Context: one part of a larger RNA
Molecule: small-subunit ribosomal RNA, 3' major domain
Organism: metagenome
RNA sequence: UGACGGGGCCCGCACAAGCGGUGGAGCAUGUGGUUUAAUUCGAUUCUAAGCGAAGAACCUUACCUGGGCUUGACAUGCUAGCUAGUACUCUCUCUGAAAGGAGAGGGGAUCUUCUUAACGAAGAAGGCUAGUACAGGUGCUGCAUGGCUGUCGUCAGCUCGUGUCGUGAGAUGUUGGGUUAAGUCCCGCAACGAGCGCAACCCCUACUCUUAGUUGCCAGCGGGUAAUGCCGGGGACUCUAGGGGAACUGCCCAGAAUAACUGGGAGGAAGGUGGGGACGACGUCAAGUCAUCAUGGCCCUUAUGCUCAGGGCUACACACGUGCUACAAUGGCCGGUACAAAGGGCAGCAAUACUGCGAAGUGGAGCAAAUCCCAAAAAACCGGCCCCAGUUCGGAUUGUAGGCUGAAAUUCGCCUACAUGAAGUUGGAAUCGCUAGUAAUCGUGGGUCAGCAAUACCACGGUGAAUACGUUCCCGGGCCUUGUACA
Numbered sequence: 001u002g003a004c005g006g007g008g009c010c011c012g013c014a015c016a017a018g019c020g021g022u023g024g025a026g027c028a029u030g031u032g033g034u035u036u037a038a039u040u041c042g043a044u045u046c047u048a049a050g051c052g053a054a055g056a057a058c059c060u061u062a063c064c065u066g067g068g069c070u071u072g073a074c075a076u077g078c079u080a081g082c083u084a085g086u087a088c089u090c091u092c093u094c095u096g097a098a099a100g101g102a103g104a105g106g107g108g109a110u111c112u113u114c115u116u117a118a119c120g121a122a123g124a125a126g127g128c129u130a131g132u133a134c135a136g137g138u139g140c141u142g143c144a145u146g147g148c149u150g151u152c153g154u155c156a157g158c159u160c161g162u163g164u165c166g167u168g169a170g171a172u173g174u175u176g177g178g179u180u181a182a183g184u185c186c187c188g189c190a191a192c193g194a195g196c197g198c199a200a201c202c203c204c205u206a207c208u209c210u211u212a213g214u215u216g217c218c219a220g221c222g223g224g225u226a227a228u229g230c231c232g233g234g235g236a237c238u239c240u241a242g243g244g245g246a247a248c249u250g251c252c253c254a255g256a257a258u259a260a261c262u263g264g265g266a267g268g269a270a271g272g273u274g275g276g277g278a279c280g281a282c283g284u285c286a287a288g289u290c291a292u293c294a295u296g297g298c299c300c301u302u303a304u305g306c307u308c309a310g311g312g313c314u315a316c317a318c319a320c321g322u323g324c325u326a327c328a329a330u331g332g333c334c335g336g337u338a339c340a341a342a343g344g345g346c347a348g349c350a351a352u353a354c355u356g357c358g359a360a361g362u363g364g365a366g367c368a369a370a371u372c373c374c375a376a377a378a379a380a381c382c383g384g385c386c387c388c389a390g391u392u393c394g395g396a397u398u399g400u401a402g403g404c405u406g407a408a409a410u411u412c413g414c415c416u417a418c419a420u421g422a423a424g425u426u427g428g429a430a431u432c433g434c435u436a437g438u439a440a441u442c443g444u445g446g447g448u449c450a451g452c453a454a455u456a457c458c459a460c461g462g463u464g465a466a467u468a469c470g471u472u473c474c475c476g477g478g479c480c481u482u483g484u485a486c487a
């Protein structure tokens, strides 16, 4: 000087106060284990486990079994030989599961030089064969590395120059009194300044003005319809998207040290960082990644490379994590009536119509989209049935018949109809999230994608709470101080 233990001060959904869960059930998904020819690999307290994977039937694919290739699927050279019906391209035959191997036929080139009436000859390019350098490796080492990332932690810290003090390691500044979300600011002080962080500058959102008015809007005027901004028209309003304004403790009162600041108030759409996002200091964990990529070293080179078919990654006594659906009456079912936002669409989204109980099919208007389509929002509200039951709760499982995608749904897809109708009556010890448009709850969209195992992930809006006395205790953290057989 640190680290650790004690003390003081302080903070955080850390506890407490509340609300809803997990742990019990069924299923989905990931992991361990076991099994297997293979169940490819990585990730393992918080910081692995709906993670890499924003899509494992083939492909992907790295694994296994078997078949094949060996200058190779891909790149750049070098040597030798062959090369006009050559390169390129099409078709066919045999063998084969395919890849591969063996063969046949059709079309059919380019450039340079020489020469010719024309033909032709030589060479190049391209190709083939043989060989040689090499290619190739998701093989090993993340404890050789770059880059990227997680975590402490959006915590308020981490340092430097000069000066001063100390023999020195170092200290001071950065401590102290206040204050703040903040090493934020004020005051004081052998310190005076500065840097990286904090804050602000950036984006979204909340109010308003202005500009603009189509594909958006429709107050007033006119026309028209069964009805609809449907039409003429209009720019008021909503909205869209450019540019401004607005919030700064600016104003008032009180407290405080006439400070920083704190409490209250006014005005205001918004008030003391308005709400959210992006943004992550010096460093820590030899944290993670050699399988995104790059890369040192090592290793393989007729195989640890390349390719093909089939299988596997989907196994199943079990254990754990994350979720979905429930156990019901604040509910289930049936009928009717409303109100969103944000997205996506041409190898695409697809309306009206018709067929089918339905999944879907036929057909195809419109739309490269503020124009058309996906598109029905759902919870909510109104009316009716159920009457507390393993039920009109719950939907697992299984059978049959179908639909869709795709060469192909057996291993191993999704969806529909009918039938079947399991466990489950609120969950032990324990444990998680959340402080406001939040939790809870309700639907909607997107990416990946032929299809889909999505209940995941990323976004969007609708409805919309309760509680916080307080900091004794648990956990994590910051500052000061003290002890130490620790470094």
Base pairs, nucleotide, nucleotide: 001487002486003484004483005482006481007480008479009478010477011476012475014471015470018434019433020432021431022430025325026324027323028322029321030320031319032318033316034315041052042051063311064310065309066308067307068306069305072134076133077132078131079130080129081128082127083126088107089106090105091104092103093102094101095100110124111123112122113121114120136300137299139298140297141296145294146293147289148288149287150285152283157196158195159194160193161192162191163172164171165170176187177186178185202277203276204275205274207245208244209243210242211241212240213239217234218233221232222231223230248271251265252264253263254262255261327427331386332385333384334383335382336381337380343374344373345372348367349366353362354361355360393424398419399418400417401416402415403414404413440463441462442461443460444459445458446457